[in-house]
This is a predicted structure of a 102-nucleotide RNA (Purine riboswitch aptamer) from Tuberibacillus calidus DSM 17572. The sequence was found by an Rfam model in a public genome assembly. Of the family's consensus pairs, 100% are formed in the model. It matches the Rfam family "Purine riboswitch aptamer". For this family Rfam cites "Riboswitches Control Fundamental Biochemical Pathways in Bacillus subtilis and Other Bacteria" (Mandal et al., Cell, 2003). Rfam describes the family as follows. Riboswitches are metabolite binding domains within certain messenger RNAs that serve as precision sensors for their corresponding targets. The family has 133 seed sequences and 4,097 matches in Rfam 15.1. The prediction has a mean pLDDT of 78.
RNA sequence: CAAGACGUUCCUUUUGCCCUUCAUUUAAGCCUGGGGAUACGGCCUGGGCGUCUCUACAAGAUCACCGUAAAGGAUCUUACAAUGAAGGCGGAUUCCGCGCAU
Numbered sequence: 001c002a003a004g005a006c007g008u009u010c011c012u013u014u015u016g017c018c019c020u021u022c023a024u025u026u027a028a029g030c031c032u033g034g035g036g037a038u039a040c041g042g043c044c045u046g047g048g049c050g051u052c053u054c055u056a057c058a059a060g061a062u063c064a065c066c067g068u069a070a071a072g073g074a075u076c077u078u079a080c081a082a083u084g085a086a087g088g089c090g091g092a093u094u095c096c097g098c099g100c101a102u
Stems, first nucleotide, its partner, number of pairs: 001016005018088008026056001029049007041066002050057001058078006
């Protein structure tokens, strides 16, 4: 914001959408084919596993490592998605702050 229910004067309450936070899933992780770069580099792409799960599986920083080769590593930080939950309020009209008008 919209719709509904109870009731009907008032009021109470539910659902959907939206926002925030939290919980669970997953560790934004692991395995692998092909190609690519080479100390100013360390990527691109396909497949699979992982979730009672759709989607996603990436970015940055720091450190180490590889003496030119084919292989990448560690740590930290930052999301999205699915599902669920909670909240997005109440009171007062005294003071304070801000905004607007004069």